[in-house]
Context: one part of a larger RNA
RNA sequence: CUAACACAAGGACAAAAAGACCCCGUGAAGCUUUACUACAACUUGGCACUGGUCUUAUAUAUAGAAUUGUUUAGGAUAGGUGGGAGUUCCUUCAUUUAGUGAUGGAACAUCAGUGAAAUACCACUCGUUUUAUAUAUAGGACCUUACUUAAGACUAAUGCAAACUUAGUCAAGGACACUGUCUGGCAGGUAGUUUAACUGGGGAGGUUGCUUGCUAAAGAGUAACGCAAGCGCGCAAUGGUACCCUUAGUCUGGAUGGAAAUCAGACUGUACGUGCAAUAGCAUAUGGGUGCUUAACUGUGAGGCAUACGGGCCGAGCAGAUGCGAAAGCAGGUUAUAGUGAUCCUCGUGCACUUUAUGGAAGGUGCCGGGCUUAUCGGAUAAAAGCUACUCCGGGGAUAACAGAGUCAUCGCGCCUAAGCGUCCCUAGCGUCGGCGCGGUUUGCUACCUCGAUGUCGGCUCAUCGCAUCCUGGGGGUGAAGAAGCUCCCAAGGGUUUGUCUGUUCGCCAAUUAAAGCGGUACGCGAGCUGGGUUCAGACCGUCGUGAGACAGGUCGGCCUCUAUCCGGUGUUAG
Numbered sequence: 001c002u003a004a005c006a007c008a009a010g011g012a013c014a015a016a017a018a019g020a021c022c023c024c025g026u027g028a029a030g031c032u033u034u035a036c037u038a039c040a041a042c043u044u045g046g047c048a049c050u051g052g053u054c055u056u057a058u059a060u061a062u063a064g065a066a067u068u069g070u071u072u073a074g075g076a077u078a079g080g081u082g083g084g085a086g087u088u089c090c091u092u093c094a095u096u097u098a099g100u101g102a103u104g105g106a107a108c109a110u111c112a113g114u115g116a117a118a119u120a121c122c123a124c125u126c127g128u129u130u131u132a133u134a135u136a137u138a139g140g141a142c143c144u145u146a147c148u149u150a151a152g153a154c155u156a157a158u159g160c161a162a163a164c165u166u167a168g169u170c171a172a173g174g175a176c177a178c179u180g181u182c183u184g185g186c187a188g189g190u191a192g193u194u195u196a197a198c199u200g201g202g203g204a205g206g207u208u209g210c211u212u213g214c215u216a217a218a219g220a221g222u223a224a225c226g227c228a229a230g231c232g233c234g235c236a237a238u239g240g241u242a243c244c245c246u247u248a249g250u251c252u253g254g255a256u257g258g259a260a261a262u263c264a265g266a267c268u269g270u271a272c273g274u275g276c277a278a279u280a281g282c283a284u285a286u287g288g289g290u291g292c293u294u295a296a297c298u299g300u301g302a303g304g305c306a307u308a309c310g311g312g313c314c315g316a317g318c319a320g321a322u323g324c325g326a327a328a329g330c331a332g333g334u335u336a337u338a339g340u341g342a343u344c345c346u347c348g349u350g351c352a353c354u355u356u357a358u359g360g361a362a363g364g365u366g367c368c369g370g371g372c373u374u375a376u377c378g379g380a381u382a383a384a385a386g387c388u389a390c391u392c393c394g395g396g397g398a399u400a401a402c403a404g405a406g407u408c409a410u411c412g413c414g415c416c417u418a419a420g421c422g423u424c425c426c427u428a429g430c431g432u433c434g435g436c437g438c439g440g441u442u443u444g445c446u447a448c449c450u451c452g453a454u455g456u457c458g459g460c461u462c463a464u465c466g467c468a469u470c471c472u473g474g475g476g477g478u479g480a481a482g483a484a485g486c487u488c489c490c491a492a493g494g495g496u497u498u499g500u501c502u503g504u505u506c507g508c509c510a511a512u513u514a515a516a517g518c519g520g521u522a523c524g525c526g527a528g529c530u531g532g533g534u535u536c537a538g539a540c541c542g543u544c545g546u547g548a549g550a551c552a553g554g555u556c557g558g559c560c561u562c563u564a565u566c567c568g569g570u571g572u573u574a575g
Base pairs, nucleotide, nucleotide: 001575002574003573004572005571006570007569010567011566012565015561022396023395024394025393027392028391029388030387031386032385035193036192037191038190039189042185043184045182046181047180048179051143052142053141054140055139056138057137058136059135060134061133062132063131064130065129066128068127069126076119079125080124081123082122083121086108087107088106089105090104092102093101094100095099147173148172149171152170153169154168155167156166157165196208197207198206205225209231210230211229212228213227214226232377233275234334235333239293240292241291242290243289244288245287247271248268249267250266251265252264253263273282274281276339278337279336280335297320298319299318300317303314304313305312309378322331323330324329345371346370347369348368350367351366352365353364354363403450404448405446406445407444409443411439412438413437414436415435416434420430421429457532458530459529460528462524463521464520465519466518467517470495471494472493473490474489475488476487477486478485497511498510499509501507538556539555540554541553542551543550544549
């Protein structure tokens, strides 16, 4: 070295299970609620089933009655209108004893007076009060015949008795209740769903449309959770036009007056101002005033800019009517760039057209206007939040947690310079500020292999390597007398403890030791062991949450897979 046999498990990112963690899906399910929308149940009221008597109140109608109407003036409590010259009562007489006529007396009228209106008497009628009847509404008391009956008593089926069941009679209730239908409320009891995206993983935070500058690489355009700022309007003058004017600063001079008020001169030349952010403009002014005004018009529009589309922007000219100006002319808002929203639906005593046999109308169409923080701003609906450790499915190493890789800010170690400390003296020993490296043990960053699985802390067992050496060995320096040290150089052969507490690594402590080194090896090693911790399902506490539930908060409990094919390894035997 080869082969066989036996062994032990380092590797085959071994096997097993389309990862359960994490993210994604306009996936699913279960659960919650002051998410949305429904529904059951409960409840309110109307009507039906639903009948009778009495009574109270109110309203209306009819009939009757009067205890009935008070401005002033007027005898005085004048309802209104019309008729109206007499009316009523008592006594005596006559008569046809029903009644009529006459005499006398009394009262009220007429008249007069007052007042807008005049009274006796008659008729109609208004208002007020009141009685009766009828109807309606609301309330109360009662009735029994609809209807109801759990419990109670009795009877029958049913036999000596008892029990159960069914039917019936009492008894009780009663026009209520029950039920049906319509209607308002309430309603996680139940159901169906929704609960955005971007994102140096996700969550939390932030953002989402439009404008300005830079990034942007001298045409345009150009990304990032890049750097800075703004907008979601305002103005009837801050618009149009004709005419007129020139700002700001510095210096000098000048009463109060000062750094700055107003005045004069000189100089600089746009630095001022512009309704509002920035940029670009603007003095012939787009800046500051005054006069007159409404072009902040209607119908169009050659030609362009920009552009996936939808949209956006500029615009001479023509027709009509108008403002200013002597006129030429200028004016279709504002120095420009932000000041915004598609479609559907809906509204308008704005205008026009059409209208299903015909005439109308409903409706429709075109133009013009109004209604969206549809702000997740190209807007899924008129209308929507959460939990899941009880979870599930489809996927992803397109994306996190372990490990690896890259990087090395951080970390560890070294070097340069030398301000200063070291009594004196930078460098025995230290070394501010500043600079240059190395390492790849920390915490990070990135997201490159792995999510059809690379098992995760610590311990045990077994180790192996590096040296930036803890001990032992050899040296230099010393602020080295000796001894003991400090510091640096060489050196990895060997060694480098046992315990208390804690799951701990670590650490503190106890006792030793020559010393009780620091690191790498998938923070070495779970197809070698363990399973105390972390990290499923149960449960308790605190805190948070309305709740389902949640917590790098705590606590108790919690399944670790007999068989080795290959490589590598160990042992024995043979060649």
The prediction has a mean pLDDT of 82. Large-subunit ribosomal RNA, domain V from a Candidatus Woesebacteria bacterium, 575 nucleotides, folded computationally. The RNAcentral record of the full RNA draws on ENA.